Annotation:
This is a predicted structure of a 59-nucleotide RNA (transfer RNA) from Podarcis muralis.

RNA sequence: UAGCUCAGUUGGCUAGAGCGUGGCACUGAUAAUGCCUAGGUUGCGGGUUCGAUCCCCGU
Numbered sequence: 001u002a003g004c005u006c007a008g009u010u011g012g013c014u015a016g017a018g019c020g021u022g023g024c025a026c027u028g029a030u031a032a033u034g035c036c037u038a039g040g041u042u043g044c045g046g047g048u049u050c051g052a053u054c055c056c057c058g059u
Stems, first nucleotide, its partner, number of pairs: 003019004012050001022036004043059005
């Protein structure tokens, strides 16, 4: 660090989870449950590096 609460990686493919949103199934109808779905400039700015969410500086 996703709307909220938080993981994660001794620097490398496609950044995840729970809750919540939306849809479907189920039901006489809700709830619950199950499945699917959308959502991220990893606070911002700079530096190092072939490469930064990860290292360094400032805020």
The source organism's lineage runs through Eukaryota, Deuterostomia, Chordata, Vertebrata and Podarcis.